[in-house]
Context: one part of a larger RNA
Molecule: small-subunit ribosomal RNA, 5' domain
Organism: metagenome
């Protein structure tokens, strides 16, 4: 000099774009952060209508809950662990792949359950009655929750059939599937089953590269290899039995310390050195430790089970919880924000769609934390006013500075307009095309959608609302007076201060930067 996720001191007008828990991966109140589909399924509350004297019946309607499907493995957070095929790079293959795209074939016949729902009984109402409706409503428990009986549906489940270009194979053969929905009408739309290919994604393997320490020198028994068997989507000591005795190491094994890695960032002429916030890719973690289940995918942040610590509820028998999601809170700390608005845009999940959900995201708020831009006025104005400071007492300086006169209107303020961030989707309608079609594609017109912001334009008023900080002995731009008297103090280094201090404190003046200026810390 440059730099920072900075902090501290003094000061502080506006805007744009960024950025903000680096310490305790410490503990967390509260509310949100993952749902969706009625075009898979049964059922059906409120409400409305009709009929009836009424109980009630029928129709429309469609809430809550449930079964089922897809999603919940993404998105979001953090950097604890990890010195490792973790990452980077260049390759490899013994493998898997839901949704998506292309190509081929199939979707036939049956069955039994189970959620949901209802409970024995009592009461009320209606009715001659049978019975129906409504309320309480079977058992255990304080609760969380849970048991018995009855009954029902499916794209849930099961069986049979069919079976190849699939799988296995001794090449003879053997074996494996499914579901329907919408609609008046389906080979054709939406789906479903089974193959092949693709795209994208992933698993695994290998070469090379990746911090300090030898005051760590030897390490290793599933250890190194083989055979066989098991396991996996898949290779493999991955696991197991047996056999052999190997394997690694001064080119640093083993141990200890530290650390997520990269794209990159800072600095520097470069070589290099230091770093890895924000953003992007990868890895890893989700109270601590362990485990599997489901699934195309997890050993699963807001799933399950076990153990532990902690916290909460309890009728003491037993239960509940996991902010390293967004806000917010306590603690610790020099130190880091709102319990905000919106799904309008982009993206994601579900859905034929309308749409619903989305603390992703888009925005607003707070902080000079950073970078950048703008402003705090412009012109005139000498008798060089007053005041301050200095003085050789003549004057000098502050200083055109002020006053005063004239002007302008950026920004802020106030009133009004406003491009754009919006194109889609849906609806209506016109045209064209796809052999038919409910379907799809192209295209025109009208209509519909903004949380938040707003470039910019027009008007109003009035210099009004907007300057500080550090320094002035040398390095280093800028000095005088007074106070103090090795005291009080300064200080980055050299060094100042013991009675004339340009170095301490104050004033005036000056110098440098400027909405900042200094200090501290750290890197080059």
């Nucleotide at each position: 000099g440059a730099a920072u996720g900075a902090a501290c001191g003094u000061u502080g007008g506006c805007g744009g774009c960024g950025u903000g828990g680096a310490u305790u991966a410490g503990g967390c109140a509260u509310g949100g952060a993952a749902g969706u589909c009625g075009a898979g399924c049964g059922a059906g509350a409120a409400g409305u209508g009709u009929a009836g004297c009424a109980a009630u019946a029928c129709a429309c309607g469609g809430a809550a809950a449930g079964c089922g499907g897809c999603g919940a493995a993404a998105g979001g957070g953090a950097u604890a662990g990890u010195a490792a095929c973790a990452c980077g790079u260049a390759g490899g293959u013994a493998c898997c792949u839901g949704c998506c795209c292309c190509c081929g074939g199939g979707c036939c016949u049956g069955g039994g359950a189970u959620a949901g729902c209802c409970u024995c009984g009592c009461c009320a109402c209606a009715g001659c009655a049978a019975u129906g409706u409504g309320g309480c409503u079977c058992g255990g428990g304080a609760a969380a929750c849970u048991g018995g009986g009855g009954u029902u549906a499916a794209u849930a489940c099961c069986a049979g059939a069919u079976a190849a270009c699939g799988u296995c194979u001794c090449c003879g053969g053997a074996c494996c599937a499914a579901a329907g929905g919408u609609g008046u009408g389906a080979u054709u739309c939406c789906g479903u089953c089974u193959g092949g290919g693709g795209a994208g994604g992933g698993g695994c393997c290998u070469g090379c590269g990746u911090c300090c320490u030898a005051u760590c020198a030897g390490c290793u028994a599933g250890u190194u290899g083989g055979u066989g068997a098991g396991g996996u989507a898949a290779c493999g000591g991955c696991c197991c039995a047996c056999c052999a005795a190997g394997g690694c190491a001064u080119u640093g094994a083993c141990g200890g310390g530290u650390a997520g890695c990269g794209g990159g960032u800072g600095u520097g002429a470069g070589a290099g050195c230091a770093c890895g916030a924000c953003c992007c890719g990868c890895a890893u973690c989700a109270c601590u430790g362990g485990g599997a289940c489901u699934g195309a995918g997890a050993c699963a942040c807001u799933g399950c089970c076990c153990a532990g610590a902690c916290a909460c509820c309890u009728a003491c028998g037993g239960g509940u919880g996991g902010c390293u999601g967004c806000a917010g809170u306590c603690g610790a700390g020099a130190a880091u924000c709102u319990u905000c608005c919106g799904c309008a845009a982009u993206g994601g999940g579900c859905g034929c769609a309308a749409g619903c959900c989305u603390g992703a995201c888009g925005g607003a708020g707070c902080g000079a934390c950073g970078c950048c831009g703008c402003g705090u006025g412009c012109g005139g104005g000498a008798u060089g006013a007053a005041g301050g400071c200095c003085u050789u007492c003549g004057g000098g300086u502050u200083g055109u500075a002020a006053a005063c006169c004239g002007c302008u209107g950026u920004c802020a303020g106030u009133g009004g307009g406003g491009a754009g961030g919006a194109a889609a989707u849906g609806c209506a309608u016109g045209g064209g095309g796809g052999u038919u079609c409910u379907c799809c594609c192209c295209u025109g017109u009208g209509u519909u959608u903004g949380a938040c912001c707003g470039a910019u334009c027009c008007g109003c008023a009035g210099a009004g609302g907007a300057a500080g900080c550090a320094c002035a002995g040398g390095c280093u731009a800028a000095g005088u007076u007074c106070g103090u008297g090795c005291c009080a103090g300064c200080a980055g280094c050299c060094g100042c201060g013991g009675u004339a201090a340009c170095a301490c404190g104050a004033a005036c003046u000056g110098u440098g930067c400027a909405a900042a200026c200094g200090u501290u810390a750290u890197u080059c």